[in-house]
This is a predicted complex of two RNAs, RNase P RNA and transfer RNA, with 463 nucleotides together. Rfam match: Bacterial RNase P class A. By type it is a ribozyme.

RNA sequence: CGAGAGACCGGGGCAGUCGUCCCGCGGGGCCGUUCGGUCCACGCGGGGAGGAAAGUCCGGGCUCCGCGGGCCAGGGUGGUUGCUAACGGCAACCGGCCGUGAGGCCAGGGAAAGUGCAACAGAGAGCAGACCGCCGAACCCGCCCGUUCGGGCGGGUGGUAAGGGUGAAACGGUGCGGUAAGAGCGCACCAGCGCCCCCGGUGACGGGGGCGGCUAGGUAAACCCCACCCGGAGAAAGGCCAAAUAGGAGGGGCCCAGCGGCGAUGGCCCUCGCCCAUGGCUCCUCGGGUCGGCCGUUCGAGGCGCGCGGCGACGCGCGACCCAGAGAAAUGACUGCUGCCUCCGCUUCGGCGGAGGUACAGGACCCGGCUUACAAGGUCUCUCGCACC
RNA sequence: GCCCCAGUAGCUCAGUUGGAUAGAGCACCGGUUUCCUAAACUGGAGGUCGCGCGUUCGAGCCGCGCCUGGGGCG
Numbered sequence: 001c002g003a004g005a006g007a008c009c010g011g012g013g014c015a016g017u018c019g020u021c022c023c024g025c026g027g028g029g030c031c032g033u034u035c036g037g038u039c040c041a042c043g044c045g046g047g048g049a050g051g052a053a054a055g056u057c058c059g060g061g062c063u064c065c066g067c068g069g070g071c072c073a074g075g076g077u078g079g080u081u082g083c084u085a086a087c088g089g090c091a092a093c094c095g096g097c098c099g100u101g102a103g104g105c106c107a108g109g110g111a112a113a114g115u116g117c118a119a120c121a122g123a124g125a126g127c128a129g130a131c132c133g134c135c136g137a138a139c140c141c142g143c144c145c146g147u148u149c150g151g152g153c154g155g156g157u158g159g160u161a162a163g164g165g166u167g168a169a170a171c172g173g174u175g176c177g178g179u180a181a182g183a184g185c186g187c188a189c190c191a192g193c194g195c196c197c198c199c200g201g202u203g204a205c206g207g208g209g210g211c212g213g214c215u216a217g218g219u220a221a222a223c224c225c226c227a228c229c230c231g232g233a234g235a236a237a238g239g240c241c242a243a244a245u246a247g248g249a250g251g252g253g254c255c256c257a258g259c260g261g262c263g264a265u266g267g268c269c270c271u272c273g274c275c276c277a278u279g280g281c282u283c284c285u286c287g288g289g290u291c292g293g294c295c296g297u298u299c300g301a302g303g304c305g306c307g308c309g310g311c312g313a314c315g316c317g318c319g320a321c322c323c324a325g326a327g328a329a330a331u332g333a334c335u336g337c338u339g340c341c342u343c344c345g346c347u348u349c350g351g352c353g354g355a356g357g358u359a360c361a362g363g364a365c366c367c368g369g370c371u372u373a374c375a376a377g378g379u380c381u382c383u384c385g386c387a388c389c
Numbered sequence: 390g391c392c393c394c395a396g397u398a399g400c401u402c403a404g405u406u407g408g409a410u411a412g413a414g415c416a417c418c419g420g421u422u423u424c425c426u427a428a429a430c431u432g433g434a435g436g437u438c439g440c441g442c443g444u445u446c447g448a449g450c451c452g453c454g455c456c457u458g459g460g461g462c463g
Base pairs, nucleotide, nucleotide: 001385002384003383004382005381006380007379008378009377012338013337014336015335016334017333018332020048021047022046023045024044025043026042027040028039029038030037031036050360054371055370057369058368059367060366061365062234063233064232065231074230075229076228077227078226079093080092081091082090083089094108095106096105097104098103109225110224114223115222116219117218131164132163133160134159135158138157139156140155141154142153143152144151145150172190173189174188175187176186177185191215193212194211195210196209197208198207199206200205238295239294240293241292248286249285250284251283252282253281254280255279258276260275261274262273263272264271302321304319305318306317307316308315309314339358340357341356342355343354344353345352346351390462391461392460393459394458395457396456399415400414401413402412408446417433418432419431420430421429439455440454441453442452443451
């Protein structure tokens, strides 16, 4: 210098005008007994989105409901060790694949428990298979040679998984022996597998030795098996205060009915008075609940700085800090200067002038992650190649 | 705010143990028929299976992540 790999930063700045949401102080209007309540196109001061606030995909806090124990069903996770409140997240390590490398990717348990599936092609697709090829040892048939024994040729029953061909995939690889031809049929080495032992490691696993049989295919993001985890609902959760009207419960007062009761009277009749509701009117109290209001609600597994422990995720200690919380919901608009990028023009190569662009997107109980979107710019570390010292 | 469902031709829909050229009806285009049209008959064209990544020999179908549309809850 070129080509890459990884981890990050950052998400324009300043000033002015108008406007907006919340809080505090003050002011004004109305109600009102001091207190206080309520409203305001009022004044001053302070604060006002993000790295993803997003998707709502995981996990938790919080709240309510449910809950004797066990089993089954259902859902999820899936190398190991750790971190954490927890996780499907993160860190370190192990294994496999890719890359010359820095590094990247992996739903990374089990296919020698069981069941299923594999189109087309192909002879054969699961403990398979003879299409071409190879063979003619054994048996049978025919022909020829030959005195017999026997030999040769052709065919059949057959043998054969070395070679060709099909396929994503065809039942270890190379070599030697062996054979009629072949074949782990035998042997040597290599790859892989199972069992046992030793060493290292907390562990996944790695290294070494011995024995065995020669070889066990793929698919579990197919059913399934194994291990572990999971009660349900979600701030429209939930709690408190509480109008008017209409129901409900209790009580008081008044009115009325009656073939009611009592009294005026010892009895009967008439009359009068009083009482009595399961009726009506009215008042008071209580309770549920609606409108409405308040809480939950933002001080929190909080961020920042320093130190210590740890490879790291992270943990511990100290210090100073308070940083939206509002009602269907506020951050906006304009102007000037300027930063960055692109293009054009000029240049005394220092720059100058003009035009354009400056992303994705915005809180709705909170937090930890994941995923997705994102203009331009910048920083650090590392790798490979070339050149030079 | 919370929760659920769907996406295949212009429209309405099929597509099952995942299997290769993805189908049907209507609509569209050409031809036959008719004086012309419709109907009928016949032939044809038309698809990123919403998008991307993965699992698998192979994906419309299985898994994950996005996009779009629809619905429910006081």